This is a predicted structure of a 1512-nucleotide RNA (small-subunit ribosomal RNA) from an uncultured bacterium.
């Protein structure tokens, strides 16, 4: 620091996910040690039991016991001393622990104020401590109660309580000084008035006292003051969450006088009087929330969190309240009220763990009912000391962080063993065994700590003193330890007791084999799994961390994905329709001033802890000590003044105003005007007229359309007219008047910044549309009708009604778009067009030129941009200032709100759900786009299939089986160039099991092999017969047993080869180079030209390649060479007759080699290039004709069944031998094909002419025999020699006369003939008979452009024989037609749209059905918060009042008074009633749209012109 995911690919925008760090955590497999640390995040839920606040006899009384001593009347009674209970007082119990419910506030943070305050204990310094009283607890008699508990009477003490003296300070009254900005400050007078106390313990020489004591002396303690720590109170600036779908909120509410009340300032409280006080810089209200040092993250800025530590606040079952106190409205206190629990004798009473532990209950999910006050602190106390669950220890959890180990070193036959394999090896792996060593740690035994200083208590010495008491203060000795016999530290024995846990498709470090077969499963994201899964699951490897790892949860990060550092708004998601304009933001030149912002120092504060940086301490570290840095903040003072701001002043060039012009569909009333349509009237006329793609509904003989003439009436202004003009937008068009806004040009005239923007607000705002009254001519939603269709609620046609128009009022939206906010500046030009001005030319003007200001185009640099474009009219560079955006859908929708008469608008969300939704722009590929071009594509012709019989092949059906494969063109006379058995794979049945076939080891044999005969349907068994070669090892054979054969099982979507197929179509690329951010272009495009990416030209291209052509065969003409088995012109011989023979090379042929054809001449055309036209010549002319040869690539085409081959299945079968059957089955249907239907024909008879093949298990000749297939025989021939082998249409003649025939021959009967073991299922042939459908074939479709199509014969392959009419050659005879490319198919270049890319056989929309989820609405039901009003008022504090009651004081004492209380009232007041409303929830018959599902139904909106251009 980035990655991965939208695309066939890219580049952008943009979300979704990863990799990090953390965590008070949880869960899942695991689990050695230690050390510091952390442990209810949920129910502030309820809580048995035990503890967590009590001390102090040196404040007092009493009991009790235990010891001592005293006296005794022996009953006992008195003193002393410790110890104890309870009381009566003191202090503490407001501390310490706990928890986060509540609070959105001075509640906290921070920094300052009190001139408006307290403050017990503790420190200083001052003063005093006197003299008297009356009570009442305990306690002790009664009583009442179940108990808590209470009550009369009686006794009693205090450092408990009242009084009185004394009294400074204080207070209150009143003077002077002094301080501050200012006030209630601070000092100093004065006169008087009010206000105090308490005592204990010690030691004491000398006086007194009988004694206790006085006294003196020391402590400790009371009293009142100053003033100081610490601690609290209150006030104030600045900080401090969301949510305006909470916009207004407040009656003690703001203020003010007076007055209470508090420590203290204040409406804090009451009277009166005013009418304010708060809010858009967010009041009120609603949700949430303790805050804070900090922590976690980040590179900071930020965010996010507020557990442990510290500090601060708030709470103690829930509400209200006071007491008491220095402090409290009090967790382990009262009182009262309400829920909840327990006790009850039912009368009444207890309680309150959010102290430690611990239960229960929630919940994923969080520990012991330990030990001690030894250390620290805390309380009380002269102290010992005691109390302490604060705390320090321990113990539970791997909850974290840190640390250690689980062993080091040597060890290759690279063991065994796994797993893998290409069978060769390769890994596991120096890993293990083994051998040597060590000894952490753990487990045994043995020592053993710091943590402890203290107080006290003895001893000694200084101080103090009158003192050797007391009391400090310093030494020594002594005593004090839960943890804990722990850390530690030494030992004995031994590698001995100690490794899991995720991960390996990519991001992401690590790969294989097996099983699954879209199943089971995994998955953070993309995605994996449909028989070869590095993605499931197991194994073996290997990666990664390691006592852990891993998953889940949550937070930052990344995420520049909320942007302040740090986006953006033509088209991605975003400029408000516009205009005005209020608050607010921002703002010219210049002077002086101030010093608010700013910018420097300096001080003070920023608790400590934490961070960071040095440096100890524990072996290390983690932890922890110490300095030091920080703490980025706030406050005062002090400077400084350049911009910002404030005052005050001046300027003119921003703005505005005047002056003069000319320009406009600018607005608005108002009148006029012609042309059309259209209706009425009337003429003329006559039978159709309108309308369409064709039509039909309409309308016309009651006279339509058409023509002419007049007159209604309403609407809208043709030409001019123009990316011309005006307007803020929307918008604005005849012609005239009237009113009227604004721009622009010219002019040194006036003001002096007046300016821009603009949240709210305000007002204009197309069309529809809505209310009221007009108006209606055309058009024309709805709606009828006719077409159209498969249906047409459309599209097209005839009508047509709101409306389209006027006037007033609403609506307030639009693809209101330039999809560009307004504004000021600045930054190359060029070239048009609309208004000015100005020059120059011009004799006046028009016209022209040149400058210049304002507006509108298009073009383009520079720069922007994802591209695409934009470019002085920015989307360039900058500044102000509004308005907007954060992935798609859900939804511009739901609830609230505000607006409207409605319809609706503005405002504006979430559940849920997807991993993409987008932009631009590139390759394709389509397109009922465009251009151009080719093809037997169409046209044109010419023959045919589709209809008949039969064949042959496939569907389908049958069947035991009817093996299998091929499927649109590119499967169907295809694999199959030969199913009767055999092929054969299938059925059915009988055997076999190292096999029918191969190799190979090892053992064993003579029984091989063949023959023959039995048995059997064969395989096969049984008997007989037969005894091989040799180099003497042995081989060939047989034949047991192990390795292994065999499989036409399956996978053609695992391959390999090999094929079809666009397609013999013109293409398909590469290198360099150039443009592009890029995928990609360019080359390949573009003029032209070709069959051709063929050539030429031109050009950022310049060259290559596979392709095309050509080069190979064959065919057409010719030369040479040669001449048998070929040929015969001449020569000879010979025959009936033949090249028959001698001969010969001319000739045809046959073999080879060669020439010829190159647009090479010549004209025309053309760029004078390629090429095209026409012509000569020539056997052939523009690639002669035909073949073979098929680019890069497509169809997961076709083939595992030609062969090969992975894998995966069978193994007495899926192998394999036999027999018999099927592969030929037949309601039906398809495809090729053959024969035909007839006279261009059929039969007969006669005759002529080919070429390419084949042939020894063969072709077969003559020759006889059969009507005939054939047979008999057997010449020749391994073939330019002999054979097949008569070529057939044709030709000559003859006959049949238009019909189901002398056309056709199917189908059946008989009789044969070959072939072959064997024609039954199943052959072909003959021959006699029989003579079927069929009279040219519907829709529709096929082949062909020349030796072609038609026709007509002949040959081969395979084969015993044959279903051959197929295939694959061969020659005979031999045509018609192409105007031409609109159209149908296909194909090609170019372009043009695109939502397609599996690519149009594509993508895709909506309704309906069905299941799921979430959400809204509902009659209604049911809850919760806050508020308000009235009722009712506990406790309780303040007033009132007290006729009852009361020990201190006072008096004139049975008594009264002063004061005080009960007890009743009175305001406030909690909780509770009752109401109406308000705000949020659950629920809800039913109901609405919404999302999501697997291959549902209906059509076919949208993307190409999407088939009616789409869209708002």
């Nucleotide at each position: 620091a980035g990655a991965g995911u939208u695309u066939g690919a890219u580049c952008c925008u943009g979300g979704c996910u990863c990799a990090g760090a953390a965590u008070c955590a949880a869960c899942g497999c695991u689990g050695g040690c230690g050390g510091c640390a952390u442990g209810c995040c949920u129910a502030a839920c309820a809580c048995a039991u035990g503890c967590a606040a009590g001390u102090c006899g040196a404040a007092c009384g009493c009991g009790a016991c235990u010891g001592a001593g005293g006296u005794u009347u022996c009953g006992g009674c008195c003193u002393c001393a410790g110890u104890u209970g309870a009381g009566u007082g003191g202090c503490g119990a407001a501390c310490g622990g706990g928890u986060g419910a509540g609070u959105a506030a001075c509640a906290c943070g921070u920094g300052g104020g009190u001139g408006a305050c307290c403050u017990a204990c503790c420190u200083u310094c001052g003063a005093a401590u006197g003299g008297g009283g009356g009570a009442u607890a305990a306690c002790g008699u009664c009583c009442c109660g179940a108990a808590a508990g209470g009550g009369a009477c009686g006794c009693u003490a205090a450092u408990a309580c009242c009084g009185c003296a004394u009294a400074a300070c204080a207070u209150c009254c009143u003077g002077c000084c002094u301080u501050u900005g200012a006030a209630u400050g601070g000092g100093u007078g004065g006169a008087g008035a009010u206000c105090a106390a308490a005592g204990c313990c010690g030691g004491g020489g000398a006086u007194c006292g009988c004694a206790a004591g006085a006294c003196c002396u020391g402590g400790c303690g009371u009293u009142u003051g100053a003033a100081g720590a610490g601690g609290g109170a209150c006030c104030c600036g600045c900080g401090u969450c969301c949510g305006a779908u909470u916009a207004g909120c407040u009656a003690g509410u703001u203020g003010g006088u007076g007055a209470g009340g508090u420590a203290a300032c204040g409406g804090c409280u009451c009277a009166c009087c005013a009418a304010g006080g708060c809010g858009a810089c967010g009041a009120u209200c609603g949700g949430u929330a303790g805050c804070c040092g900090g922590c976690c993250u980040g590179a900071g800025a930020g965010g996010g969190c507020g557990g442990a530590c510290g500090g601060c606040c708030a709470c103690a079952c829930u509400g209200g309240g006071a007491c008491u106190g220095a402090g409290a409205c009090a967790c382990g206190g009262c009182c009262c009220a309400g829920a909840c629990u327990c006790c009850u004798a039912c009368g009444g009473g207890a309680g309150g763990c959010a102290g430690c532990a611990g239960u229960g209950g929630g919940g994923a999910a969080u520990u012991g009912u330990u030990c001690g006050c030894a250390a620290u602190g805390g309380g009380c106390g002269a102290a010992a000391g005691c109390c302490u669950g604060a705390c320090g220890a321990c113990g539970c959890a791997a909850u974290g962080c840190c640390g250690c180990g689980u062993g080091u070193a040597g060890g290759a036959u690279g063991a065994a063993g796994g797993u893998c394999u290409u069978c060769g090896g390769a890994u596991c792996g120096u890993a293990a065994a083994c051998u040597a060593c060590u000894g952490u740690u753990g487990c045994u035994c043995g020592g053993g700590a710091c943590g402890a200083a203290u107080a006290g208590c003895u001893c000694c010495g200084a101080c103090c003193u009158a003192a050797u008491a007391c009391g400090u203060c310093g030494g020594a000795g002594u005593c004090u330890g839960a943890c804990g016999g722990u850390a530690c530290c030494a030992u004995u024995a031994a590698a001995g007791g100690a490794a899991g846990c995720c991960c390996c498709g990519g991001c992401u470090a690590a790969c294989u084999c097996c099983g699954u077969g879209c199943c089971a499963g995994c998955a953070g994201c993309c995605g994996c799994g449909g028989u070869a899964a590095u993605a499931c699951g197991g194994g073996g490897g290997g990666g990664g961390c390691a006592a852990g790892c891993g998953u889940u949860g949550u937070u930052c990060g990344g995420a520049a994905u909320u942007a302040c550092u740090g986006g953006g708004c033509g088209u991605a998601a975003a400029g408000a329709g516009c205009u005005c304009g209020u608050a607010g933001g921002c703002g010219g030149c210049u002077u002086g001033u101030u010093u608010a912002g700013u910018c420097g120092g300096a001080c003070g504060u920023g608790a400590a802890a934490u961070c960071c940086c040095u440096u100890g301490g524990c072996u290390c570290a983690a932890c922890u000590g110490a300095g030091g840095a920080a703490c980025u903040g706030c406050g005062u003072c002090c400077g400084a003044u350049a911009c910002u701001g404030g005052c005050a002043g001046g300027c003119u060039u921003g703005a505005a105003u005047c002056c003069g012009g000319g320009a406009g569909a600018g607005g608005g009333a108002u009148g006029c005007g012609g042309a059309a349509u259209u209706c009425c009237a009337g003429g003329u006329g006559u039978a159709g007229c309108g309308g369409u793609g064709a039509a039909a509904u309409g309308c016309g003989u009651a006279g339509a359309u058409a023509u002419c003439u007049g007159g209604a009436g309403g609407a809208a202004c043709a030409c001019c007219g123009g990316u011309g003009g005006c307007g803020a937008a929307g918008g604005c068009g005849g012609c005239a008047u009237c009113c009227u806004g604004g721009a622009c040009c010219g002019g040194u005239a006036u003001u002096g910044a007046c300016g821009c923007u603009g949240a709210g607000g305000a007002g204009c705002g197309a069309a529809a549309g809505c209310g009221u009254g007009g108006g209606g001519a055309g058009c024309g939603a709805a709606c009828a009708g006719g077409a159209u269709u498969a249906g047409a609620u459309a599209c097209c046609c005839u009508g047509g009604u709101a409306g389209u128009c006027c006037a007033c009022g609403c609506c307030g939206u639009a693809a209101a778009c330039g999809u560009u906010g307004g504004g000021c500046a600045c930054u190359a030009g060029a070239u048009g067009u609309g208004g000015g001005a100005u020059c120059c030319a011009a004799u006046c003007a028009a016209c022209g030129g040149a400058u210049u200001c304002c507006g509108u185009g298009u073009c383009g640099c520079a720069g922007c941009u994802a591209a695409c474009g934009c470019a002085u009219u920015a989307a360039g560079u900058g500044c102000c200032c509004c308005g907007c955006c954060u992935g798609g859908g859900g939804a511009g929708u739901a609830c609230g709100g505000c607006c409207g008469c409605a319809a609706g608008g503005c405002u504006a969300a979430a559940a849920c759900u997807c991993a993409a939704a987008g932009g631009a722009a590139u390759u394709g590929a389509c397109g009922g786009g465009g251009g151009c071009c080719c093809g037997c594509a169409c046209a044109a012709g010419c023959g045919g299939c589709g209809g008949a019989g039969c064949a042959u092949g496939u569907u389908g059906c049958u069947u035991a089986a009817u093996u299998c494969g091929a499927g649109g063109c590119a499967a169907c006379g295809c694999g199959a160039a030969g199913a009767a058995c055999c092929u054969u794979a299938c059925c059915u049945g009988g055997g076999c099991u190292u096999g029918a076939c191969a190799u190979g080891u090892a053992g064993g044999g003579a029984a091989a092999a063949g023959c023959c005969a039995u048995a059997g349907a064969g395989a096969u068994a049984u008997g007989g017969u037969g005894u091989c070669c040799u180099u003497a090892g042995g081989g060939g054979c047989c034949u047991u047993a192990c390795a292994c054969a065999g499989g036409u099982g399956g996978u053609g979507c695992a391959u390999g080869g090999c094929u079809g197929u666009c397609g013999u179509c013109a293409g398909c690329u590469c290198g360099u180079g150039u443009c592009g951010u890029g995928a990609g272009a360019u080359g390949u495009u573009g003029g032209g030209u070709u069959a051709a990416g063929u050539c030429c030209c031109g050009c950022a291209a310049c060259g290559a390649g596979c392709g095309c052509a050509a080069c190979c065969c064959u065919u057409g003409u010719c030369c040479u060479a040669u001449g048998u088995u070929g040929c015969c012109a001449g020569c000879g011989g010979g025959u009936a007759a033949u090249g028959c023979c001698g001969g010969g090379g001319a000739c045809u042929c046959g073999u080879a080699g060669g020439a010829g054809a190159c647009u090479g001449c010549c004209g025309g055309g053309g760029u004078c290039a390629a090429c095209u036209c026409g012509g000569a010549g020539g056997a052939a002319g523009g690639u002669g004709g035909g073949g073979a040869c098929g680019a890069c690539g497509u169809c997961a085409a076709g083939u595992c069944a030609u062969c090969a081959u992975g894998c995966c299945c069978c193994u007495u079968a899926u192998g394999u031998c036999c027999a018999g059957g099927g592969c030929u089955g037949c309601a039906a249907a398809c495809a090729u094909g053959c024969u035909a239907c007839a006279a261009u024909g059929g039969c007969c008879g006669g005759u002529a002419c080919a070429g390419a093949g084949g042939g020894c298990u063969g072709c077969u000749a003559c020759a006889c025999c059969g009507c005939g297939a054939g047979g008999u025989u057997g010449a020749g021939c391994g073939a330019a020699u002999c054979c097949c082998a008569c070529a057939a249409a044709g030709c000559c003649g003859g006959u049949c006369u238009c019909a189901g025939u002398u056309c056709g021959g199917a189908u059946u009967g008989g009789a044969g003939u070959c072939u072959g073991c064997a024609a039954c299922u199943c052959g072909a042939c003959u021959c006699c008979a029989u003579g079927a459908a069929g009279g040219c074939g519907g829709a529709g479709u096929c082949g062909c452009u020349a030796g072609u199509a038609a026709u007509c014969c002949c040959g081969g392959a395979u084969c015993a024989g044959c279903a051959a009419c197929g295939c694959c050659g061969g020659g005979g005879u031999g045509a018609a037609u192409a105007c031409g490319u609109u159209c149908c198919c296909g194909g090609g270049c170019c372009u043009u749209g695109u939502a397609c890319a599996c690519a149009c056989c594509g993508c895709c929309c909506g309704u309906c059905a069905c299941a799921c989820c979430a959400c809204g609405a509902a009659a209604g039901u049911u809850g919760g918060c806050a508020a308000c009003a009235c009722c009712c008022g506990a406790a309780g504090u303040c007033a009132g009042u007290g006729g009852c009651c009361c020990a201190a004081c006072u008096c004139u004492u049975u008594g009264a008074g002063a004061g005080g209380g009960a007890g009743c009232u009175g305001c406030c007041g909690a909780a509770g009633g009752u109401g109406g409303g308000g705000u949020u929830g659950g629920c809800g018959a039913u109901u609405g749209g919404g999302g999501u599902g697997a291959a549902g139904u209906c059509g076919u909106a949208a993307c190409a012109a999407g088939g009616u251009a789409a869209c708002c």
Its mean pLDDT, the model's own confidence on a scale to 100, is 84. RNAcentral holds the sequence, with entries from ENA.